[in-house]
Molecule: SAM riboswitch aptamer (S box leader)
Organism: Actinomycetota bacterium
RNA sequence: AACACAUCCAGAGGGGUGGAGGGACUGGCCCAAUGAAACCCCGGCAACCGGCCUAUUGGAAACGGUGCCAAAUCCUGUAGAUGUGGU
Repeated sequence: AACACAUCCAGAGGGGUGGAGGGACUGGCCCAAUGAAACCCCGGCAACCGGCCUAUUGGAAACGGUGCCAAAUCCUGUAGAUGUGGU
């Protein structure tokens, strides 16, 4: 990178630096100088994979690897995101 499978109406933010954009994209609709993006620190949510218990299917927990913390994936769709797998 392409492919396959699963999930996506629940949940969870403070501080510092920064200084105008951001919500992938289309069309909408929104967020933002009462401070956008990005980076850092701390905190939190969830439970996909590993690990643990049980003993095939469930369970607890949050130790490890990810993910996530405005709005239903914000709405929309020949779309996207995340995880896992083999190539």